Background: NadA riboswitch from an Acidobacteriota bacterium, 66 nucleotides, folded computationally. It was read from a public genome assembly, where an Rfam model found it. It matches the Rfam family "nadA riboswitch". The family's RNA type in Rfam is small RNA.

RNA sequence: GGUUGCAACAUCCCCGUAGAUUGGGUGGCGUCAGUAAUGAGCCGACACAGUGAAUCUACUGCAUCC
Numbered sequence: 001g002g003u004u005g006c007a008a009c010a011u012c013c014c015c016g017u018a019g020a021u022u023g024g025g026u027g028g029c030g031u032c033a034g035u036a037a038u039g040a041g042c043c044g045a046c047a048c049a050g051u052g053a054a055u056c057u058a059c060u061g062c063a064u065c066c
Stems, first nucleotide, its partner, number of pairs: 001066002004063004013052001014050001016059007023051001025048003029044002031040003
């Protein structure tokens, strides 16, 4: 220098960090129905977050191997 595996540190356990993608959740907005109050399946985009789901890239640390 590279390869493979792992996450010690953590206010039970799990969870190393950042970013991207797919799916999931929550929220209101649009929309639709209706005399109205109101209701809400589908559809559209937007926002939010410890999304206990996965994948990829780079990096941190520990160990193995070359």